Predicted 3D model of a 690-nucleotide part of an RNA (large-subunit ribosomal RNA, domain II) from Caldilineaceae bacterium bin5.
The sequence was found in a public genome assembly.
The source organism's lineage runs through Bacteria, Bacillati, Chloroflexota, Caldilineae and Caldilineaceae.
Its mean pLDDT, the model's own confidence on a scale to 100, is 86.
Rfam family: Bacterial large subunit ribosomal RNA. Rfam links the family to the GO terms ribosome and structural constituent of ribosome.
Context: one part of a larger RNA
RNA sequence: GCCAACGAGUUACGGUCAGUAGCGAGGUUAAGGUGUGAUAGCCGGAGCCGAAGCGAAAGCGAGUCUGAAUAGGGCGACUAGUUGCUGGCAGUAGACCCGAAACCAGGUGAGCUAUCCAUGUCCAGACUGAAGCGGGAGUAAAAUUUCGUGGAGGGUCGAACCGGUGUACGUUGCAAAGUGCUCGGAUGAGGUGUGGAUAGGGGUGAAAUGCCAAACGAACCUGGAGAUAGCUGGUUCUCGCCGAAAUAGCUUUAGGGCUAGCGUCGUUUGUUGAGCAUAGGAGGUAGAGCACUGGAUGAGGUAGGGGGCGAAAUGCUUACCGAACUCAACCAAACUCCGAAUGCCUAUGCUUUAGAACGGCAGUUGGACUGCGGGAGAUGAGUUUCGUAGUCGAGAGGGGAAAAGCCCAGACCGUCAGCUAAGGUCCUUAAGUGGUGACUAAGUGGGAAAGGAAGUGGUGUUACAGAGACAGCCAGGAGGUUGGCUUGGAAGCAGCCAUCCUUGAAAGAGUGCGUAACAGCUCACUGGUCAAGUGAUACUGCGCCGAAAAUAUAACGGGGCUUAAGUCACCCGCCGAAGCUACGGUUUUGCAGAUGCCUGCGGGUAUUUGUGAGAGGUAGGCGAGCGUUCCAUGCGCAUAGAAGCGAUACUGUAAGGAGUCGUGGAGGGCAUGGAAGUGAGAAUGUUGGC
Numbered sequence: 001g002c003c004a005a006c007g008a009g010u011u012a013c014g015g016u017c018a019g020u021a022g023c024g025a026g027g028u029u030a031a032g033g034u035g036u037g038a039u040a041g042c043c044g045g046a047g048c049c050g051a052a053g054c055g056a057a058a059g060c061g062a063g064u065c066u067g068a069a070u071a072g073g074g075c076g077a078c079u080a081g082u083u084g085c086u087g088g089c090a091g092u093a094g095a096c097c098c099g100a101a102a103c104c105a106g107g108u109g110a111g112c113u114a115u116c117c118a119u120g121u122c123c124a125g126a127c128u129g130a131a132g133c134g135g136g137a138g139u140a141a142a143a144u145u146u147c148g149u150g151g152a153g154g155g156u157c158g159a160a161c162c163g164g165u166g167u168a169c170g171u172u173g174c175a176a177a178g179u180g181c182u183c184g185g186a187u188g189a190g191g192u193g194u195g196g197a198u199a200g201g202g203g204u205g206a207a208a209u210g211c212c213a214a215a216c217g218a219a220c221c222u223g224g225a226g227a228u229a230g231c232u233g234g235u236u237c238u239c240g241c242c243g244a245a246a247u248a249g250c251u252u253u254a255g256g257g258c259u260a261g262c263g264u265c266g267u268u269u270g271u272u273g274a275g276c277a278u279a280g281g282a283g284g285u286a287g288a289g290c291a292c293u294g295g296a297u298g299a300g301g302u303a304g305g306g307g308g309c310g311a312a313a314u315g316c317u318u319a320c321c322g323a324a325c326u327c328a329a330c331c332a333a334a335c336u337c338c339g340a341a342u343g344c345c346u347a348u349g350c351u352u353u354a355g356a357a358c359g360g361c362a363g364u365u366g367g368a369c370u371g372c373g374g375g376a377g378a379u380g381a382g383u384u385u386c387g388u389a390g391u392c393g394a395g396a397g398g399g400g401a402a403a404a405g406c407c408c409a410g411a412c413c414g415u416c417a418g419c420u421a422a423g424g425u426c427c428u429u430a431a432g433u434g435g436u437g438a439c440u441a442a443g444u445g446g447g448a449a450a451g452g453a454a455g456u457g458g459u460g461u462u463a464c465a466g467a468g469a470c471a472g473c474c475a476g477g478a479g480g481u482u483g484g485c486u487u488g489g490a491a492g493c494a495g496c497c498a499u500c501c502u503u504g505a506a507a508g509a510g511u512g513c514g515u516a517a518c519a520g521c522u523c524a525c526u527g528g529u530c531a532a533g534u535g536a537u538a539c540u541g542c543g544c545c546g547a548a549a550a551u552a553u554a555a556c557g558g559g560g561c562u563u564a565a566g567u568c569a570c571c572c573g574c575c576g577a578a579g580c581u582a583c584g585g586u587u588u589u590g591c592a593g594a595u596g597c598c599u600g601c602g603g604g605u606a607u608u609u610g611u612g613a614g615a616g617g618u619a620g621g622c623g624a625g626c627g628u629u630c631c632a633u634g635c636g637c638a639u640a641g642a643a644g645c646g647a648u649a650c651u652g653u654a655a656g657g658a659g660u661c662g663u664g665g666a667g668g669g670c671a672u673g674g675a676a677g678u679g680a681g682a683a684u685g686u687u688g689g690c
Stems, first nucleotide, its partner, number of pairs: 001690006011093003015089009026049003032043003053060002063075004096234002099231001103224006114198009123188001125157003128153001132149006161185003166181004200216001202212003209218001237625006247260005261364002263361007272354001273352009287338001288336002293332003297328004304321002306318004367392010397408003412585004417581003423575003426559003432572001434571006445561001451545002455542010472529005478502003483497003508523001512521002586615013626679001628676008637667001644663005650657002
């Protein structure tokens, strides 16, 4: 890992609701007795529930309490209960099953290991050479020194022994800690044998939370014990009907609860619900505005302030600042002289099919994205928090290459029928290489901004132009004058001031370059030549640049596409889904009818006909069934072959059910009821097998 078997809402009690049955102003027995085939029947009325309540109570009583009250108000009365059975649910119990980490009690452990006590035992060999002592030298005597002797030491080297430094191997090992090489101690705080001591709220510890029998921040065993687990996992047959929530309030509460909201089933009510139209309302949002409250810009300008003059003034003056005020133009969630659309409330009508109350049972209270309206954030986030709508959640199908939340569309079943939606129609790939008119040259399409540009199309405004424009070419571009000032110089061209006059077709007291200053080149301006359009500007369509990323083209799904297979506008076809239609079938339910049975005569129930509306579905509610084991009653079957097993082309909407053949060799089935150890794929499930 697979296969098989086992494996989870049970039982008791009292309660509550529903169904059903009995009796009914009553209902019912318990223990016990008697008794039977029987948990049958009979007896047993103790007790319990109901038939009267109100008040704290005395108490009163269809009333009573409060109260001064014959007031008002509260709770009652104006009848239906009760006892079984069955089911739903909660409660108390282990209470659907498995699962702790832990806590407590009583015991068992120091044959491992820690420390200690008693008593034994072990440490090859080699080296070093302390004190002391003796001799010599030395001294007044010492000190001192030298040579011997001596044999100290948690001394040195190194086996046994004890340890475990580094490394390699080993890592389903030789081994649940080893092996090889290497390494530390090796007369000591040394090693070791035997016997003994200390025990878990504890011991022991040269102290590491170490060790206390291969897992010690509190051993192990048994018990309390099925501890508790707001947590995780698992929870076994089928079909039918409906179908949520991820919100509010409170919570030592936030991944849990309680109540409400939303679901379902029943009873009652009977259009009260929803949509639209019309009519009538309340309101201060979007927008807008500046009339208030504030903010804020420019202009005018008063008081006032600053400056100047003045000895002072109830003075003068001012190219300064400047409230209020006036004019112009603005801003606001906590501004409003105004003010929608929607939404909301009420009534009537129409169309539809819900709505509400009470009762049983829930689940949900982690939501996600998208569009729109806001807050927070950085007008960041696949961010966060509200409102509103949708989808997913719980929704399959078609489209979007792929893709919960986008677009289309809501799957009862069948059909080798048709029509469409979104989206498509060159090939991949079902359907147009469809039509008309235009645009794009960038593979733009098929990723991106500020910004930039004689890209190109369209629509305007304006200037010049056959009295010749624009561009090019030829020519002129002068004189007073080197204007005045300044300056070393300043001559059109450092700078300041002025900016005239003349000649003329035209020519600035000069547009730029240039010189030390001049000179020189050039422009404005003018003539000629040429010849027909040339400039400026605004809006707009489609393009261009701006444009750098990590495995591989890789920013159309791909191929590939250029009067398109790109873009815009208009038009005609077609394809395209589980949508719609057609035909057949199943099922739920409303209404109307028929038939059978029951009836307390109100109706109930079953079958069926017609007609209308439905049948996606998680949590969840409700309904109807299939199968397994056993029991009761009845009826079959079986050695002329039961169950089981194998095969099989039958049958039912499903769980399932038959038939036949083989195998097998003794039990088994059907009907109607009853009772449950009643259905397996999952729980790191349990046991066995492979």